[in-house]
Context: one part of a larger RNA
This record gives sequence, C1' cells and structure tokens, in this order.
RNA sequence: UCCGGCGAGUUACUUGGUGCGAGCAAGGUUAAGCGAUGCGUUAACGCAUCAUCGGCAGCCGUAGCGAAAGCGAGUCUGAAUAGGGCGACUAGUUCGCAUCAGUAGACCCGAAGCCAAGUGAUCUAUACCCUGGCCAGAGUGAAGUCGCCUUAAUCGGUGAUGGAGGCUCGAAGUGUUAACCGUUGAAAAGGUUCUACAUGAGCUGGGGUAUAGGGGUGAAAGGCCAAUCGAACUUGGUGAUAGCUGGUUCUCCCCGAAAUAGCUUUAGGGCUAGCCUCGGAUGUUAAGCCGCGGGGGUAGAGCACUGGAUAGAUGUAGGGUGGCAACCCACGUUCCGAACGCUAAUCAAACUCCGAAUACCGCGGCGUAUUACCUGGCAGUCAGUUCGUGAGGGAUAAGCUUCACGUGCAAGAGGGAAACAGCCCAGACCGUCGAUCUAGGUCCCAAAGUAUAUGCUAAGUGGUAAAGGAUGUGGAUUUUCAUAAACAGCUAGGAGGUUGGCUUAGAAGCAGCCACCCUUUAAAGAGUGCGUAACAGCUCACUAGUCUAGCGAAUCUGCGCCGAAAAUGACACGGGGCUCAAGCAUAUCACCGCAAUCACGGCUGUACAGAUCGUUCGAGAUCUGUGGCGGGGUAGGGGAGCGUUCUUAGCGCAGCGAAGGCAUACCGUAAGGAGUGCUGGAGCGGUAUGAAGUGAGGAUGUCGGA
Repeated sequence: UCCGGCGAGUUACUUGGUGCGAGCAAGGUUAAGCGAUGCGUUAACGCAUCAUCGGCAGCCGUAGCGAAAGCGAGUCUGAAUAGGGCGACUAGUUCGCAUCAGUAGACCCGAAGCCAAGUGAUCUAUACCCUGGCCAGAGUGAAGUCGCCUUAAUCGGUGAUGGAGGCUCGAAGUGUUAACCGUUGAAAAGGUUCUACAUGAGCUGGGGUAUAGGGGUGAAAGGCCAAUCGAACUUGGUGAUAGCUGGUUCUCCCCGAAAUAGCUUUAGGGCUAGCCUCGGAUGUUAAGCCGCGGGGGUAGAGCACUGGAUAGAUGUAGGGUGGCAACCCACGUUCCGAACGCUAAUCAAACUCCGAAUACCGCGGCGUAUUACCUGGCAGUCAGUUCGUGAGGGAUAAGCUUCACGUGCAAGAGGGAAACAGCCCAGACCGUCGAUCUAGGUCCCAAAGUAUAUGCUAAGUGGUAAAGGAUGUGGAUUUUCAUAAACAGCUAGGAGGUUGGCUUAGAAGCAGCCACCCUUUAAAGAGUGCGUAACAGCUCACUAGUCUAGCGAAUCUGCGCCGAAAAUGACACGGGGCUCAAGCAUAUCACCGCAAUCACGGCUGUACAGAUCGUUCGAGAUCUGUGGCGGGGUAGGGGAGCGUUCUUAGCGCAGCGAAGGCAUACCGUAAGGAGUGCUGGAGCGGUAUGAAGUGAGGAUGUCGGA
C1' cells in the first nucleotide's frame, strides 16, 4: 500500500415542549405495594416476565384576580358606580409513535494532566559494614641526620645522606577535551586520532545494609532514582476533561441559507435577533409599475457666512529716505507696505445664498404568486471573497485594509477569455446523427468567409509601458513667398566714414559696457557663426545673375518610430504562420457557436376537476384529464423508498441440489430485483406486521492476510 472482517446520534428517565395516531371526555389517568387468574421455567419449594382486573394516594384540566386578608365571572388599583391592568363567553387528559431539549460517558476515537493505593536503589546517586584486588617505569629531591666551615655558643654557609609531596612525565586503570566517522549504526551513546588524572578527596571485584515519589540522593548538571524524571512505575478514580483536530456507512424527490447586529474574561466558542425549512391560521395582504403627497442638504454648483490661497490698484498704521548746523518732533516723498475695505480670479469632509438624479416614507390604483404577514416545530450560519460603483485609512500603492450599494463565487455545471472560483454569455429534470441564436468567432491546428467594398499601417506595429524626442506616413485647415521667377543648388558681390565710443597690455563687426548713425549702392548689420595675442582669413544676413515650378511656416487629427535592461533557451500572438493581411478603421451579407431558446418524446413537484376503490363519514389510495407555474445546489429542513438480521402469522422452495461463489447482452428513475449455466453440498425464500448490535472508502482507524 492493497484485500477481507469489525468500526460512530444509542439506551433510560422527565407531574418536559411540539406534531401525528388511538381511548375516554368536563373530565382524563392511575403510581408504589399487595392480591387473584393465565402463560413460561423447575423434580419441588419457588423465581421471573407479560397481560387483565382490583388498588382513588397523587397529577393535569374544569376560574380568575390580588403582595395578602380576601372576593369571585370577575378581580386589582382607586374616594369612585370613573378609567385602566389581568381575566371571563369553555377541551381536556392518558397512552403509543416521531422529533427536539434536559439529566446521564450521550455520535465515535484522541490528550498533556490531577488524585489515591501500591511496586521499585540487581541501573544509577549517597552513606555505612564485611571481604578482596590494583597503580610498569622515569623525574624532582622537603624535613631530618652526618661531615666540614663559621660563631664564645646559637644563628648561618656548604657537601653528603635522606626520600617527603591531594609534586612532575608516562603505561595499566579511571575519565572524556577537540575533530572526523557513524545517524534504517557494528552499537537505542559506539569507533579512530588527539586529550585529562594516574600515591590519592585514587580506582575497582564480590557480599550485605540504609534512604522512595512533592519523596530520596545530588563536590548542584534540574543531575540520578531499572534504555522512563522540571516530579518514577503499576493499578484504580476513568468512558477524567478537550469551546480543539480527525472520522461519521443505502437511494430518490421538494425547498434551500449564512459568513450580519447586539451582548459575552468575548473574538476560530456561545446566546437572542436576522436569513432556511415544515405545519397551522389570515386571504389580497408581497415584489414591481403608474399617479398624488412628503421631508432631506448628498452629487453638482457657489462664495452670501466660516476659513484657506493668488494677483492688482489705492494707499492708512508702520518702515525706508530727503533737506533742515544738530537729536527728537514736525514737514516732504513717482519708494516699500500690515490689518480692514475695493477689483479680478479661486479652494473646502467637519463652509453654504443654492441644489438635483436616485433612494426613503405615506395614500390610491393596477398587480393574485411556490407572495406577504401572524403563529408553532426544527435547523444551519457568526473565518467570507472577487468584480463594478461611492467613500475612509494607505502613497488617489497592494491579489492591501475598513464601510456602503449591486453582481457573481461560496452552494453554479455549460460556452467564451490558450490554460484561469469571483470577468463576458448563460442558470444543467432525462432523451434526440433536430432547429434558431448569445458572448465569442469563421487560413491550418479547430466548427464556420483565404467573404465583399473603401481606406490606413511597414513598425511583425498588431502581439506590454510614460514623460519626452523626431523632415516616418495618411487626412483636414490656416497662411508666407512665387512666371514682375519664388525655394534649393551654382557664379558673383557682401563696400566706405571706421580700428564707432568706452574699457583694456591689446579689443580692429565677433572678451565686456554704451550707442547702433550716416554715405555709396542692385545689395551689404557699427554685424550670424568659425577664427586671431590683436589684425588677417572663412562664412552668414542682404543683393544680382543662372536655373526653373511650385517652395516654405503653422494648427488639428489617423496609424506608426525611438524612449524599452533579468536572470536554463526563442518565451510579452495559445502555436503554425500572416503584410492591398490571417493587422487596424468604417460599412455590408453569409455562416459557426452553450446543458440558453424552440421542436418532439418521457419522468416528476404543485393546483384544480372527474371517475373508481375505500371510509370510524375526518381522511386516504389509484386512474384519467385540464391549465398554469416549476424540477443547479453546500450547511440545513421536509417527503418517499431500497436492502440487511431477528420476531409473529399464514404461504412456499430444496440431494431431481438450499445458502454462498463465478459468469451473463434481462427488468426497475435509483437504492436494487430476477432468469440461466457452472460451482457448491444443506438449508432457504416470498407476503403482511413488529423490533433493530441495520448499510463504510476514508478516522497517521482496528484485527487478520497478501
């Protein structure tokens, strides 16, 4: 991992709720216990269960109101006979079934843990007792002693001797510092090399004793206490608890959510409401549309208020400045210049002189349904998310975050977007080698036009992106110049006063400042650029000739170009490939294209009608018909069934072959059910009831097998 078996909403109770059924009914019903009868069992005594009867305690209902006394179809409040509150004009009750709740382990599996009683010191920690063992070799050379020297004598010095030490080096032994290996190991702690101690607080064999779980022991690491230790192990309380994770088994039919509000030691949990479903009751109430009537202060707009911001004029206060011998004052001023005011043009979520569209509310009409409202049973939901729009936060960032309105997904399949929950089209009951179309498409992959007409694009633009840049190219418009010859080219001129003045070493058109005239001219700047130290030189403006027909300057606009760098390899059209297109624009026709729509056939829900059956006269079942509306679906609600085991009743099959197994083209909308053959070798089925240990693919499920 696979196969097979097992494997999860059960059972009991409740003076519980609700629904359905049955009995009785102003009543309904017994409980415990005891007794009787019957049945079962036993040899018997007896025991147990069920049924029926008895058993009238109790419970619910039949009357309420008030705190109560109490009164009573009323009562309480109250001064009240008023008003008001709660009541009255009846249906209950017992049992069964279903469902939900509560109490119990309460759908199943799952902790780490807590407590109690015990078991452990053969591992290890520490201590003690008994009995043993071990430490190669080498080095150092303490005290003491002796000799000698020295001293008055000590002290002292020196040489020997001596052999101390938790001394040194280093095997055994004990430890384990570093690295590597090993990591399903050779080993549930090891190997190799390195390394520490190695006469001591040393190491160690055997035997015994002691300390025990909030306790021990610990030269202290929360270490060790039997491969277990921040509280051992075993059993019990125990099915601890788990707002957490996982799992929860057959089918079909109808409806179908939520991810919100409030509160919560609450935030991944709950409760109530909201939204779903199934009954009952009301019966035109809903959505939507039309008409009428309302309030509003948003969008927009505006500047009348509150504030912000800009320009100008005026020029007050103030400042600057002038002359006055001089400070101040005063006076003057083509200067600056606040607040306020004026003119112009503006900005605002917390500004408004104004002010929509929508939305919302009310009334009337239409609207009549699987609507709405009320009521009862039963849920699930409380992590949402994309997109569009209006906003806040953020950076007018985020597949960001928080609201609001709407859509989708969630719970929605199909077609398109290459692929792609949330985009576009469209809501799948089933069938059809049928039809029409949506989005989107029609060269090939790949269904359908190599369609038609007129243009554009040359960039593979199409088939990523900005500011900005550019004689790309098409269209429209305005305009200068031009046969009195333009534009471009070529030939020639481009002069004189003058080197203008100033400045400067110099400044001559051309460093800079000022001025920018006059003359000769067809024309020529006190000079457009290059150039020189300064001149020179080249050139331009401007002019003539030559040539010849258009040449320039702008504005708007279509399509293109550059701007344009990312990591394996083209790789930013899905691909092939495409250039009067298979690109772009405009127009037209045809076709393809979905589970959409239509057609035909079938199933089914709901409503109504008829017939038959049936009836406790409440129902209900079957068939037929009609007309309308339906049949995507997670959580979830409701309904109807299939199958398994056993019970009861009655009916059947089976050695002429039961169950089970293998095979199979049959039947049923499904769960499922037959037939036949082979196998197998002894039980089994169908109908109608009843009862459940009643359905497996999942739980790191569990047991067995492979």

This is a predicted structure of a 706-nucleotide part of an RNA (large-subunit ribosomal RNA, domain II) from a soil metagenome. Rfam family: Bacterial large subunit ribosomal RNA.